[in-house]
Description: Small-subunit ribosomal RNA, 3' major domain from Chondrilla caribensis, 479 nucleotides, folded computationally. Lineage of the source: Eukaryota > Opisthokonta > Metazoa > Chondrillida > Chondrilla. Rfam family: Bacterial small subunit ribosomal RNA. The full RNA is in RNAcentral, with records from SILVA. Model confidence (mean pLDDT): 84 of 100.
Context: one part of a larger RNA
RNA sequence: UGACGGGGGCCCGCACAAGCGGUGGAGCAUGUGGUUUAAUUCGAAGCAACGCGCAGAACCUUACCAGCCCUUGACAUGCAAGGUCGCGGGUUCCGGAGACGGGCCCUUCAGCUUGGCUGGACCUUGCACAGGUGUUGCAUGGCUGUCGUCAGCUCGUGUCGUGAGAUGUUGGGUUAAGUCCCGCAACGAGCGCAACCCCUGUCCUCAAUUGCCAGCGGUCCGGCCGGGCACCUUGAGGAAACCGCCGGUGACAAGCCGGAGGAAGGGGGGGAUGACGUCAAGUCCUCAUGGCCCUUACGGGCUGGGCUACACACGUGCUACAAUGGCGUCCACAAUGAGAAGCAAUGGGGCGACCCGGAGCAAAUCUUCAAAAGACGUCUCAGUUCGGAUUGCACUCUGCAACUCGAGUGCAUGAAGUUGGAAUCGCUAGUAAUCGCGGAUCAGCAUGCCGCGGUGAAUACGUUCCCGGGCCUUGUACA
Numbered sequence: 001u002g003a004c005g006g007g008g009g010c011c012c013g014c015a016c017a018a019g020c021g022g023u024g025g026a027g028c029a030u031g032u033g034g035u036u037u038a039a040u041u042c043g044a045a046g047c048a049a050c051g052c053g054c055a056g057a058a059c060c061u062u063a064c065c066a067g068c069c070c071u072u073g074a075c076a077u078g079c080a081a082g083g084u085c086g087c088g089g090g091u092u093c094c095g096g097a098g099a100c101g102g103g104c105c106c107u108u109c110a111g112c113u114u115g116g117c118u119g120g121a122c123c124u125u126g127c128a129c130a131g132g133u134g135u136u137g138c139a140u141g142g143c144u145g146u147c148g149u150c151a152g153c154u155c156g157u158g159u160c161g162u163g164a165g166a167u168g169u170u171g172g173g174u175u176a177a178g179u180c181c182c183g184c185a186a187c188g189a190g191c192g193c194a195a196c197c198c199c200u201g202u203c204c205u206c207a208a209u210u211g212c213c214a215g216c217g218g219u220c221c222g223g224c225c226g227g228g229c230a231c232c233u234u235g236a237g238g239a240a241a242c243c244g245c246c247g248g249u250g251a252c253a254a255g256c257c258g259g260a261g262g263a264a265g266g267g268g269g270g271g272a273u274g275a276c277g278u279c280a281a282g283u284c285c286u287c288a289u290g291g292c293c294c295u296u297a298c299g300g301g302c303u304g305g306g307c308u309a310c311a312c313a314c315g316u317g318c319u320a321c322a323a324u325g326g327c328g329u330c331c332a333c334a335a336u337g338a339g340a341a342g343c344a345a346u347g348g349g350g351c352g353a354c355c356c357g358g359a360g361c362a363a364a365u366c367u368u369c370a371a372a373a374g375a376c377g378u379c380u381c382a383g384u385u386c387g388g389a390u391u392g393c394a395c396u397c398u399g400c401a402a403c404u405c406g407a408g409u410g411c412a413u414g415a416a417g418u419u420g421g422a423a424u425c426g427c428u429a430g431u432a433a434u435c436g437c438g439g440a441u442c443a444g445c446a447u448g449c450c451g452c453g454g455u456g457a458a459u460a461c462g463u464u465c466c467c468g469g470g471c472c473u474u475g476u477a478c479a
Stems, first nucleotide, its partner, number of pairs: 001479002003476003007473007015463002019427005026319008034310002042053002064305007073129001077128009088106004093102003109119003131294002134292003140288002142283003145279001147277001152191006158167003171182003197271004202239007211229001216226003242265001245259005321420001325379006337368003342361002347356003386417001391412007433455007
């Protein structure tokens, strides 16, 4: 100087407390451990691994296993020799599981000094080499997690100290903040904080192939038509908030408290933004890369299988256990997005998944497009008209192909489950809870992920305690 303390002081954070809803019990989904297996590819391991890499494992993916094949190789560059001329495309042909090997058909290079000369392409042989998701993340780059959006981490000069180092950065106030004020052997400065950036909340201006009967006319009553940008909206520019005004408080400071005005008030709400560093944290399976290793195989191709196994154990979720509910009928109201190998309306068929057909739309123009809520009726506390697992039968769709191993529909079947031990998680407001919708990936497959809107709470006395963190101080046999 740090680190540590079941030392002290001060202060924060959904850290506790106060509340609301969960997890832990059930069934299922998903990830992991374990076990099994020819293989169940590999990585991730307290927080910070475990719906994580996987924003899509039937083949492919795929790295694993079995079998069958190839060896200058699926891919790149170069050299030498020899050969063929294009290259390429098709095939209801043959062998084969296919890779592959062979056959048939179509097509058939350029330059020119006319020399199988040059260029180009392909084949064979040989050589350099290719190739490796093989190993080392404790050799590395890059990227990322984490403490932590925490308020810290440092430097120059000066001063003090023999020195390590200290001071500044401590102190008194204050703040979300090393934020600001005051003081001070310090005076300044840098990286961080804040602000500048984006979205959102109010208004104005400009602009209107969306919106509006707002005012007029027409109307087969639909912004449908004429017409118009007032409103809504969309998009560009601007205004607006600064403790600016008033009062109180405070050291007359920084600031804090209350009030007015205001769409918004003391950082309005949200995002992006992550200092010096820590964990030899993670990743050599994104990529790049040193060393090591393989080279008729640890490389390459293919068929089939596996990654989907199942006595168990754990994590994360979904659906429930019901009456604030289930079911039936009626009936409203969104937003973000996406759409051509696509989104698909009106219409028709089917109980339904879906099918037929296809208007319109490269889209503020067309399409995708709501549910919970509400009204009425029924059920009356029951393993039920709750719950939907499981299983049988019959189908639908995607796809070369749904046996291993897809999703969906109808009928039948109806399991566990009556609110969950010890323990444990999230959340402070348009939040939790609850309801549906969209998108990426994607042929198909979503309870996951990333977004969107609808309905919309309760509680916070307080900081003693648990956890994490910041500053000062103290002890130390630790570095």